This is a predicted structure of a 72-nucleotide RNA (transfer RNA) from an Elusimicrobiota bacterium. Lineage of the source: Bacteria > Pseudomonadati > Elusimicrobiota.
[in-house]
């Protein structure tokens, strides 16, 4: 230094341009003497920054950051 590939909610993860979703964890309610189960409701993400395209970007370009793999 050169190359890929990853960054989304606390976690692991999904999203091929118009509504940001899942599991688990959490919080309430029901159910139980009571606790797990469990069902039912709800909160919780400036989509890694910062530009460009575009009527519109989680999504397409560049640039950089951070984390892994190759290669020199």
């Nucleotide at each position: 230094g050169g190359g890929c590939c990853g960054u989304u909610a606390g976690c692991u993860u999904a999203g091929c341009g118009g509504g940001a979703a899942a599991g688990c964890g959490c919080u309430g309610c029901u159910c139980u003497c009571a606790c797990a189960c469990a069902g039912c409701a709800g909160a919780g993400a400036u989509c890694g920054u910062a530009g460009g395209u575009u009527c519109g970007a989680u999504c397409c370009c560049u640039a950089c950051a951070c984390g892994g793999c190759c290669c020199a």